[in-house]
RNA sequence: GUAGAGGUUGCGACUAUUAAAAGUAAUAUGUAUGAUAACUUGAAUUAGAUGAUUACAUACGAAAGGAAUAAUCGCCGAAGAGUUUAACAGUUCAAGAUGUUAAAUGUCUGGGGAUAUAGUUAAUAGCUAUAUAACUGUCAUCGAAAGAUGGAGUGCUAC
Numbered sequence: 001g002u003a004g005a006g007g008u009u010g011c012g013a014c015u016a017u018u019a020a021a022a023g024u025a026a027u028a029u030g031u032a033u034g035a036u037a038a039c040u041u042g043a044a045u046u047a048g049a050u051g052a053u054u055a056c057a058u059a060c061g062a063a064a065g066g067a068a069u070a071a072u073c074g075c076c077g078a079a080g081a082g083u084u085u086a087a088c089a090g091u092u093c094a095a096g097a098u099g100u101u102a103a104a105u106g107u108c109u110g111g112g113g114a115u116a117u118a119g120u121u122a123a124u125a126g127c128u129a130u131a132u133a134a135c136u137g138u139c140a141u142c143g144a145a146a147g148a149u150g151g152a153g154u155g156c157u158a159c
Base pairs, nucleotide, nucleotide: 001159002158003157004156007076010075011074012073013072015070016069017068018067027059028058029057030056031055032054036047037046039096040095041094042093043092044091079109080108081107082105083104084103085102086101087100088099089098110136111135114132115131116130117129118128119127120126138151139150140149141148142147
């Protein structure tokens, strides 16, 4: 350098269908409340006693993200996370927080599950982080063998 291997559903992308989201949000009407409202703070703008906000009732009534199944495609640091930078988002500006996208970074994780805690979410689903004890693949050492101990993908096997 080339080609490969690991498998409780290996990893990821995209399309379609289905369930759920949800009888929720928004909108309209009515009743009550009575001064604020748009992620937080400050300033401004706009709206507001011709009723802000909140609650209840009635009518009407979605969608995104996420999930399952099937097909197709790309692959085995597949991929995920953390950190940094930039752009965008919610009325404008400034700062902060949150989210999405892109790039950089070999900082962490061999792999798929289970349990617990925390976060996210409509959700006891899923995802993320940490921890625990097993399973599984790989290499090293010990061993007659069964097996035991330990390491990490910048690894392992073949050429």

About this RNA: This is a predicted structure of a 159-nucleotide RNA (Lysine riboswitch aptamer) from a mouse gut metagenome. The model forms 100% of the base pairs in the Rfam consensus. It matches the Rfam family "Lysine riboswitch aptamer". About the family: Riboswitches are metabolite binding domains within certain messenger RNAs that serve as precision sensors for their corresponding targets. The sequence is in RNAcentral, with records from MGnify.